[in-house]
RNA sequence: GACGAACGCUCGCGGCGUGCCUAACACAUGCAAGCCAAGGGGAAGGUCAUCUUCGGAUGGCUAGUAUACUGGCGGACGGGUGAGUAACGCGUAGGCAAUCUGCCCCCAGGAUUGGGAUAACAUUUCGAAAGGGAUGCUAAUACCGGAUGUGGCCUUAUAGACGCAUGUUUAUGAGGUUAAAGAUGGUUCUGCUAUCACCUGGGGAUGAGCCUGCGUUCCAUUAGUUAGUUGGCAGGGUAACGGCCUACCAAGACGACGAUGGAUAGCUGGUCUGAGAGGACGAUCAGCCACACUGGGACUGAGAUACGGCCCAGACUCCUACGGGAGGCAGCAGUGGGGAAUAUUGCGCAAUGCCUGAAAGGGUGACGCAGCGACGCCGCGUGGGUGAUGAAGCUCUACGGAGUGUAAAGCCCUGUCAGAGGGGAAGAACAGUUAUGGUUCGUAAGGGUCAUAAUUUGACGGUACCCUCAGAGGAAGCUCCGGCUAACUCCGUGCCAGCAGCCGCGGUAAUACGGGGGGAGCAAGCGUUGUCCGGAAUCACUGGGCGUAAAGGGCGUGUAGGCGGGCUGGUAAGUCAGAUGUGAAAUCCUACGGCUCAACCGUAGAGGGCCAUCUGAAACUGCUGGUCUUGAGUUCGAGAGAGGGUGAUGGAAUUCCCGGUGUAGCGGUGAAAUGCGUAGAUAUCGGGAGGAACACCAGAGGCGAAGGCGGUCACCUGGCUCGUAACUGACGCUGAGGCGCGAAAGCGUGGGCAGCAAACAGGAUUAGAUACCCUGGUAGUCCACGCCGUAAACGAUGGGUACUAGGUGUUGGGCCGGCUCUCAAAGCACAUUGAGAUUUGCACUGUUUUUUGUAUUAUGUCAGUGUGUGUUGAGUGCUCGGUCGGUGCCGCAGCUAACGUAUUAAGUACCCCGCCUGGGGAGUACGCUCGCAAGGGUGAAACUCAAAGGAAUUGACGGGGGCCCGCACAAGCGGUGGAGCAUGUGGUUUAAUUCGAUGCAACGCGCAGAACCUUACCCGGGGCUUAAACUGCUAAGUAAAGUCUAUGAAAGUAGGUCUGCUCUUCGGAGCAACUUAGUAGAGGUGCUGCAUGGCUGUCGUCAGCUCGUGUCGUGAGAUGUUGGGUUAAGUCCCGCAACGAGCGCAACCCCUGCCCUUAGUUGCCAGCAGGUAAUGCUGGGCACUCUAAGGGGACUGCCGGUGAUAAACUGGAGGAAGGUGGGGAUGACGUCAAGUCCUCAUGGCCCUUACGUCCCGGGCUACACACGUGCUACAAUGGCCGGUACAACGGGUUGCGAUACCGCAAGGUGGAGCCAAUCCCUAAAAACCGGCCUCAGUUCGGAUUGCAGUCUGCAACUCGACUGCAUGAAGUCGGAAUCGCUAGUAAUCGCGGAUCAGCACGCCGCGGUGAAUACGUUCCCGGGCCUUGUACACACCGCCCGUCACGCCAUGGGAGUUGGCAGUACCCGAAGUCGACGAUCCUAACCCCGCCUCGGCGGGAGAGGA
Repeated sequence: GACGAACGCUCGCGGCGUGCCUAACACAUGCAAGCCAAGGGGAAGGUCAUCUUCGGAUGGCUAGUAUACUGGCGGACGGGUGAGUAACGCGUAGGCAAUCUGCCCCCAGGAUUGGGAUAACAUUUCGAAAGGGAUGCUAAUACCGGAUGUGGCCUUAUAGACGCAUGUUUAUGAGGUUAAAGAUGGUUCUGCUAUCACCUGGGGAUGAGCCUGCGUUCCAUUAGUUAGUUGGCAGGGUAACGGCCUACCAAGACGACGAUGGAUAGCUGGUCUGAGAGGACGAUCAGCCACACUGGGACUGAGAUACGGCCCAGACUCCUACGGGAGGCAGCAGUGGGGAAUAUUGCGCAAUGCCUGAAAGGGUGACGCAGCGACGCCGCGUGGGUGAUGAAGCUCUACGGAGUGUAAAGCCCUGUCAGAGGGGAAGAACAGUUAUGGUUCGUAAGGGUCAUAAUUUGACGGUACCCUCAGAGGAAGCUCCGGCUAACUCCGUGCCAGCAGCCGCGGUAAUACGGGGGGAGCAAGCGUUGUCCGGAAUCACUGGGCGUAAAGGGCGUGUAGGCGGGCUGGUAAGUCAGAUGUGAAAUCCUACGGCUCAACCGUAGAGGGCCAUCUGAAACUGCUGGUCUUGAGUUCGAGAGAGGGUGAUGGAAUUCCCGGUGUAGCGGUGAAAUGCGUAGAUAUCGGGAGGAACACCAGAGGCGAAGGCGGUCACCUGGCUCGUAACUGACGCUGAGGCGCGAAAGCGUGGGCAGCAAACAGGAUUAGAUACCCUGGUAGUCCACGCCGUAAACGAUGGGUACUAGGUGUUGGGCCGGCUCUCAAAGCACAUUGAGAUUUGCACUGUUUUUUGUAUUAUGUCAGUGUGUGUUGAGUGCUCGGUCGGUGCCGCAGCUAACGUAUUAAGUACCCCGCCUGGGGAGUACGCUCGCAAGGGUGAAACUCAAAGGAAUUGACGGGGGCCCGCACAAGCGGUGGAGCAUGUGGUUUAAUUCGAUGCAACGCGCAGAACCUUACCCGGGGCUUAAACUGCUAAGUAAAGUCUAUGAAAGUAGGUCUGCUCUUCGGAGCAACUUAGUAGAGGUGCUGCAUGGCUGUCGUCAGCUCGUGUCGUGAGAUGUUGGGUUAAGUCCCGCAACGAGCGCAACCCCUGCCCUUAGUUGCCAGCAGGUAAUGCUGGGCACUCUAAGGGGACUGCCGGUGAUAAACUGGAGGAAGGUGGGGAUGACGUCAAGUCCUCAUGGCCCUUACGUCCCGGGCUACACACGUGCUACAAUGGCCGGUACAACGGGUUGCGAUACCGCAAGGUGGAGCCAAUCCCUAAAAACCGGCCUCAGUUCGGAUUGCAGUCUGCAACUCGACUGCAUGAAGUCGGAAUCGCUAGUAAUCGCGGAUCAGCACGCCGCGGUGAAUACGUUCCCGGGCCUUGUACACACCGCCCGUCACGCCAUGGGAGUUGGCAGUACCCGAAGUCGACGAUCCUAACCCCGCCUCGGCGGGAGAGGA
């Protein structure tokens, strides 16, 4: 959004639609199918007439009417329903050359001649009825025979045309066969004619039948089905093809493209939804199908296997005379029933349509209307304007007010709907009749037909519509208000009652429950429920996924299938385009129109198919022909390898056996024990046996498809890589099923068994220990053969191809370049040897040129040798670069939710396969299948949950890791826990023992002080009620207070007495205060600290907690704050995608330690002077001490070392003090629902002659016990006695109180001084000196108790402190456990103060004396930072698993029992159809014979029937 809806609440009107979705359950009653110029009969009643014996009779009209019968047409349409059906049923497109078609239309032709019956009827008879029987009569458009044959059909012959295979069709012959009905009207009446009817044939239209392609739900946990089955031949049957049926022959037919079986279902046009694609549905309307009580069957007929026909069977109902009969609402109404649920036993044939008829007409629950239902859609109304003092009421409230709210009232209007009165349609067109005219047939009459005119027909309905009248008069509800989602408050309730679509509300302040007020939304409706689609890209065609969220098959091989390289020709199946046909109407859409609008309706247009046919195109796919080499493969040459199988072989080690040596243990563990060993172990040496596994090499190295593979050698064998050419020519990729392989464990049979080792045994551990550890030990592990077929079979990543930055390893191969070495060759250079040439010198010869000889130098040449050099070639080795294959790591882009991945993709694309669709139930059950079994494969549902899950983030946590700190441990000193007492708490008790605090962080805490008071508690008693206290107002009165008297336990009660200020006109008025009465309201230590403020504790004086901007990340978040150093410290330095900042740390503040300045009394006294028994006592002084103000001083400032040269650390100097000098105050963001409603404040609730308030007495002080915190001790480092020293902080007028005196003492008397650096408290004590005690329950210890006192106080009984005398308990250093403390500290000693009348062993302070120890950070506790894991987030006091007990829900098993559906085999078998036979019986028409009065009669035969 939608609905054939239902339910709840509500309801004014109209229009148009729509209404048994369930029991295809059963039906009373009425109606829904009749009509008719043929036929034979033919009323009644009424009326008129006549007659009458007055009883009646007869006749006419009604009337050839009603009516049954014969006959014709129609009851096969119309109407209903959806049971069945998964099918040619439906839809769509075709076919029939395989067909039929009444009525209707057109065409051609015909309609002749005879005959015999039978209903009705009459008589009679049977039966209860329904219904029959017999006899007799009669007609036809009923029935039958003959004739005719345009034609039709069959057979056959000839000739042609056509087609889609079988075939179809035309023409002409021959043979056979086949028809009829009249009626009415008119008439000029043997007849003719008009109309209707009839017959034959052809065609059309309409309707029907059959066939075919394609489409049409779910289940494979339905995989095989089928014997008339599939096909053929022949026959039968049908309107017609066909196994439709029969006989025979063959063995086929269908099926993973889903047969068969099961479940469900009428199909479609369409309807709803959706952007669409889709999904769901198939009411109303329309097309098709099927059905008619259930099942079967045929008949008639053009058509049925027939809803309102027949026969049979069955169930049911009804009637009955019990013999027998009748019936079929899934027609319209209606009834019962079922159900959440669905209407009137209405009107009418006026319209539309149908049947019949020539027609008039008749019939019609089809249909047209009306009735009922808000069931749906649409429209209208319930009033409009004005109206503020913002009325009243109600609600809320901050008590001021606000809201409801212009809403109402009031005033002014309007008149829709409903009501009353009046008027009043359209829908009606016809047909018929009459008249006129045209036309047609006819001789005519007349008829048909058309037109015009007149006449006439309305169920709805006096309805729609219009006019008038009166009057705001009669007409608003429902749901919701926590979020989604528009709309907020009060009260009630208190995890109750209840709500709820999801999340979730409710346990005392509920916008969520219920009510009120207010608001929001829709509106004659509003909600709820149900169902469908959407959102849902959540089954993904459009349009999803599979590393870790659900999801890759364990691996290969390969069938079907899917997909497939380059060039070229053809084809046209796919594809594309155009055309034609069809896609019914209605619906949807568009336009226009009609109801006043709309809904609704009409007209026109458009749209709609994976449809069919035709024509065309040829890019792509397909098919087909040719060709190519790059994909793929083959050959050849090399190479690496734990690839596989078989056989052989080797050494080390364990164990066992034998022997030697040797002696008391061994072994094992955290520690032990079991075990082994004096019968000689372990250890050690030698020899032997046997099985299994192969140290080192060895490597994220190699091989294999995966599982997996490791000593060595041999044989057999698979795959891979590289190189080179040549060859084949797409041979390819993937792969549902299938087949094979497949760790370990396990199973079967037979071997083997050294070690190891499930089960098992023993020993330990433990609360237990069916475990972890130990000692043993069997299957098994090993081999052979055969099963099993699963694993975190993992890279949690299927295979193939191509493409897309790099860097760096490793492994295999060849080639090229490079380098090293070796060899060879030729070359060059040098040296040397030899040869010869040239030149020079010399000599000789000679006129010159020149010649010759010799010597030497130089040069160059040739040859040989040696050396060097670089070149070339070959080979070995190396690997720096390139290349092909494998295997790792890092990393860009991209991808990814992130993690990550990234040429070995999880990137970009294509192809194929497998798989997923919330968690649990459950990989379970059932079924099937495999297996010897164990079990495997396939694989649900009920039910249940509101999640399960992934990746990452911040915390918290860990018997995770790293770093660090703390009286945390350790090292020490002293305690607690034992005793007695004090004090607090628990518990108990009690009238009450008030309340709170409860691990650390309650328990000498609130309480800095309970005899009364305090006091909040309790009992008993006495009082008060506007109050003990506070505020305001009103009224009256008076001062109140105080004091006195009486009474009383007191509070109180009663009474007496007495007293104001200001002004004054002296009457009074005012002010203040008080009393009484009233009113508003007080009061509450009553509840809630889980409604709160404030304050406080704690982590913790721990070093942390955050922010802005920037950057990174989809985000939560991160970064900064992490890292390297350092610190007491997030202290500081350095580094850094961070840069800065805030709250914390530190510092600033106070006390203390040194010095200085100032000041100098009440403090001080060095020097001076005086004085005393003595004393700063006095003068004087302010130097010192001190006091109290202000300054200085310390900052890692200086030096050395270490360190990054930094920060800093370490040592030193100086200094009173040194690295924060010591102590205090100071407490980040936050945590603990920490504590406190009894300090105070405060919301809400509660009490109000009491839960308020006053008083007396009691209690908080109890006491079998338990705990915490303390005091005093247990003694000789002590106790007692005597003597002698040295403090500081403080306090003091309701006070501290000296000297003196009294008392043993507590204390008393007394009162100097002091409002205090002046006086007092004030004696300090431990210490020191001397003496006694001598290890004992004491000269320790002092509890307890008795007596006597003191002090405070109204009062010491419950229940104070102290004193004296007497008494003299426990206790001899304290179990487990546990606390404090790191230096002026612990320990020890005394002193002061607050509170306070009195009361301290507590608390808060003060000083005196004055130690020990810290190796160190493993451990315990707490904390900080970084990191890691996490299934925790109330955060480990977390989370969470299983059994059991109880309850509930769902389901299974179960001896069995009982239904349903289907199948197979067999038995009985109605009606009916077809066939065969049919003794016997019956038979009008036709036939034969005979007779006759020619009208008939009789007989026979017989089609046929029974």

Small-subunit ribosomal RNA from an uncultured prokaryote, 1506 nucleotides, folded computationally. RNAcentral holds the sequence, with entries from ENA. It matches the Rfam family "Bacterial small subunit ribosomal RNA". Its family is annotated with structural constituent of ribosome and ribosome in the Gene Ontology.